[in-house]
This is a predicted structure of a 383-nucleotide part of an RNA (large-subunit ribosomal RNA, domain III) from a Bacteroidota bacterium. The coordinates come from a structure-prediction model, not an experiment, and the mean pLDDT is 80. Taxonomically the source falls in Bacteroidota (Bacteria, Pseudomonadati).

Context: one part of a larger RNA
RNA sequence: GAGUAACGAUAAACAGGGUGGGAAUCCCUGUCGCCGUAAGCCCAAGGUUUCCUACGCGAUGGUCGUCAUCGUAGGGUUAGGCGGGGCCUAAGGAUAACCCGAGAGGGGAUGCCGACGGACAACUGGUUAAUAUUCCAGUCCUACUGCGCGGUGCGAUGGGGGGACGCUUUAGGCUAGGCGAACCGGAGCCAUGGACGAGCCCGGACAGAAGCGCGAAGGGGGCUAUAGGCAAAUCCGUAGCCCGUUACCGGCGCGUGGUGUGGAAGCCGCAAGGUGACAACUCGCCGAAGCCAUGGAGCCGAGAAAAGCCUCUAAGCACAACCGUGCAGUACCCGUACCGCAGACCGACACAGGUGGGCGGGUGUAAAUGCACCAAGGCGCGC
Numbered sequence: 001g002a003g004u005a006a007c008g009a010u011a012a013a014c015a016g017g018g019u020g021g022g023a024a025u026c027c028c029u030g031u032c033g034c035c036g037u038a039a040g041c042c043c044a045a046g047g048u049u050u051c052c053u054a055c056g057c058g059a060u061g062g063u064c065g066u067c068a069u070c071g072u073a074g075g076g077u078u079a080g081g082c083g084g085g086g087c088c089u090a091a092g093g094a095u096a097a098c099c100c101g102a103g104a105g106g107g108g109a110u111g112c113c114g115a116c117g118g119a120c121a122a123c124u125g126g127u128u129a130a131u132a133u134u135c136c137a138g139u140c141c142u143a144c145u146g147c148g149c150g151g152u153g154c155g156a157u158g159g160g161g162g163g164a165c166g167c168u169u170u171a172g173g174c175u176a177g178g179c180g181a182a183c184c185g186g187a188g189c190c191a192u193g194g195a196c197g198a199g200c201c202c203g204g205a206c207a208g209a210a211g212c213g214c215g216a217a218g219g220g221g222g223c224u225a226u227a228g229g230c231a232a233a234u235c236c237g238u239a240g241c242c243c244g245u246u247a248c249c250g251g252c253g254c255g256u257g258g259u260g261u262g263g264a265a266g267c268c269g270c271a272a273g274g275u276g277a278c279a280a281c282u283c284g285c286c287g288a289a290g291c292c293a294u295g296g297a298g299c300c301g302a303g304a305a306a307a308g309c310c311u312c313u314a315a316g317c318a319c320a321a322c323c324g325u326g327c328a329g330u331a332c333c334c335g336u337a338c339c340g341c342a343g344a345c346c347g348a349c350a351c352a353g354g355u356g357g358g359c360g361g362g363u364g365u366a367a368a369u370g371c372a373c374c375a376a377g378g379c380g381c382g383c
Stems, first nucleotide, its partner, number of pairs: 013031006032380004040359004046339002050337001051075006060068002080141002082335004087118002092113002098107003122139005142331011153317002158312004166299005172292003177286005183204004188200002190197001205261003211256005218249002220243007228236002262281001266275003300303001345354002361374005
């Protein structure tokens, strides 16, 4: 320089009460304002205790501070079923064998590792200051072990099937979600001219399994022969014949479902909560990009693999083994707090930047995730 610039989005505050040594800034109440395909909610990454409670205010906080994502202390993350591992493979990686190279090293089949892919069993409610598909209650499910009963040629790292897949478009049946109600239930209200009314205002649910019901799509069955499927095969493939296609199989969606849970406005209460309430819990309409579904059709650029699973036999075994069913028992490791379009992640900062996926209500508008205003919810951006 200078008590100057600045104090980080122009979404905005005001009043009363409380606490306290001290209050524009902390807490409570009321009014006002802002967001509302977000400035709300859930998950992944990343962070790593920032979560909750008590006690603090020297520093941190662009002011203040009794407050805090700050200091000190204590507490908090509970799983056979959620995610990952004890399963599978992809690109890719690391490689015994083997090949190349003077060496360092390079390549490298089988097998191995490697998910955001495949496979695989749980839902609703309650509860804590802080966790919950983990605790608790209720109702279910999976694998393995043992035993009982019944059945069968059982049996694999091998054969076959399946898993198994593109883009565009599209029919049907549903659900999510929404709207309406003169019907059902409900504390209360009738103001200033009118209204005691079919009045105003509020609500009219959720849930998994067995069982039952409804429904679109989907699937043919048997016999004989057999030189292929690196051995075998009753399996698959191929060929022939017979029967069937209103049936049967199948198991997905929805509804129902003993029952459980939830259940508003208003009123009372500092709050927790109580009451309303033994609440009602019904009908109609709209309706998805979600589900059935790996559905149908069209097209050319012709659209992973392996395991689980089903089936077939080989060695072997048949005093076994496998399948079904009932009962009993067993069930390991890691994650789980909190933030998560952000003051907790990446940006040297409590930084107008950046950050993948899902949900995302109402009214108006031809329509929309646009625009405007609002709901739930969250904020007024630390002078």
Background
The full RNA is in RNAcentral, with records from ENA and SILVA.